[in-house]
């Protein structure tokens, strides 16, 4: 100087000026009530992913909640977490000259299934060319045909054909038998928290592959969700109280929570609840269907949190520990907008110098300009997916120069 690989950050930033929301103070105004509105002063006011809805938890409610089954998840070994399918570090096993990067990572000797085509033959299978003894017949004396029966060491098919090499044997060959080598079981010994690794002896000769197919096994796990759930007013009906009036009316409070028809039922149990099924346990006097009527506004849940930034200390690492600052939207038809100034990140034209052979870089100045991906809606930990332009940092390898 060029390849590459992994990881982090930014994606405008100050000020003014007018608008907009919450929230706090102050003034004042309206409503029966719950509340609600005007002005004025202050803080604060969208993301790294708010996307996606793909895991997990907080949190509410079934609910006082046992048990088995079903169904679902996960799959190396330790650590981290509130947890998880995440993160970290490691081992195997792959791929890469490497730095590094995949892995649905227990089990194929519980059992079911699948390996299309080709090939003789796809599992404890098999003889399509081949090899060899023995019988026959021919024979141009090389040898060739048929039959039995041995053989799977060679050659073909395939993605894969019952381990490789190299010899011994043999009628020809074969782990049938040697050496060496891989896997494979059993034992011992060192490492290491553990997955698993080195080395060592002793065996038979090798009994596919696939479980991201069904399935076995170990582990784990209720379910439903903020439109969860609460609190307050309002209602028609009907029932009491109390004032007024004086002929059955009007006002105010309180309580109930509308009407009709039918089924079943009131403890000899209707029906509901454990949000798949079942056992058991609980609740319970009304409970379901039809058909008409009424009201439907307000607040709370709602943002202090597994929180957010710095230092130190432990740890290889994810992460924990102590210390100190800090308060950073809470809308509910749904808020953050428009301007205008500088300013340095930043894009793009363009110009004067330097440097250099050129490509190209460097100050400095002039002009336009703010572009990606995109937005809360109860919170939070992640994981995937999008991303215009830029910067930082660690490593690998090539070539080059001291």
């Nucleotide at each position: 100087c060029g390849a590459g690989c992994c990881g982090g950050c930014c994606g405008g930033g100050c000020g003014g000026u007018c608008g907009c929301g919450u929230c706090g103070g102050g003034u004042c105004c309206c409503u029966c009530a719950g509340g609600g509105g005007a002005c004025u002063c202050g803080c604060c006011g969208a993301g790294g992913a708010a996307c996606g809805u793909c895991c997990g938890g907080g949190c509410u409610c079934c609910a006082c909640a046992g048990g088995g089954c079903a169904g679902g998840g996960u799959g190396g070994u330790g650590g981290c977490u509130a947890a998880c399918g995440g993160c970290c570090a490691c081992c195997c096993g792959g791929g890469g000259u490497g730095a590094c990067c995949c892995g649905c990572g227990g089990g194929a000797c519980a059992g079911u299934g699948c390996c299309a085509c080709a090939g003789a033959a796809a599992a404890c299978a098999g003889a399509c060319c081949g090899c060899c003894u023995g019988g026959c017949g021919c024979u141009u004396c090389g040898g060739c045909g048929c039959c039995c029966g041995g053989u799977a060491a060679g050659g073909g098919u395939g993605a894969a054909a019952c381990g490789g090499u190299g010899g011994u044997g043999u009628a020809a060959g074969a782990g049938a038998c040697c050496a060496c080598c891989a896997g494979c079981g059993u034992c011992c010994a060192g490492g290491g928290u553990g997955a698993c690794c080195u080395g060592g002896a002793c065996g038979g000769c090798u009994a596919g592959g696939u479980a991201a197919a069904c399935c076995c096994c170990a582990c784990c796990u209720g379910g439903a969700g903020c439109a969860a759930g609460g609190u307050c007013a309002a209602g028609a009906u009907g029932g009491g109280c109390a004032u007024c009036g004086a002929c059955u009316g009007a006002u105010g409070c309180c309580c109930u929570g509308c009407g009709c028809u039918g089924a079943c039922g009131c403890c000899u149990g209707a029906g509901g609840g454990c949000u798949g099924c079942u056992c058991g346990c609980c609740c319970g006097a009304g409970u379901c269907a039809g058909c008409g009527g009424g009201u439907a506004g307000a607040c709370c849940g709602c943002u202090u949190g597994a929180g957010g930034c710095g230092g130190c200390c432990g740890g290889c690492a994810a992460c924990g520990g102590u210390c100190g600052c800090c308060c950073u939207a809470g809308a509910u038809g749904g808020a953050u907008g428009a301007c205008c100034g500088c300013c340095u990140c930043c894009c793009g034209g363009g110009g004067c110098c330097c440097c250099g052979c050129a490509a190209g870089g460097g100050u400095c100045c002039c002009c336009g300009g703010a572009g990606a991906c995109a937005a809360a809606a109860c919170c939070c930990g992640g994981c995937g997916u999008a991303c215009a332009g830029g910067c930082c940092g660690a490593c690998u390898c090539g070539u080059c120069c001291g």
RNAcentral holds the sequence, with entries from ENA.
A computed fold for a 402-nucleotide RNA from Streptacidiphilus sp. MAP12-20, annotated as Bacterial RNase P class A.
Lineage of the source: Bacteria > Bacillati > Kitasatosporales > Streptomycetaceae > Streptacidiphilus.
The coordinates come from a structure-prediction model, not an experiment, and the mean pLDDT is 75.
It matches the Rfam family "Bacterial RNase P class A". Rfam describes the family as follows. Ribonuclease P (RNase P) is a ubiquitous endoribonuclease, found in archaea, bacteria and eukarya as well as chloroplasts and mitochondria.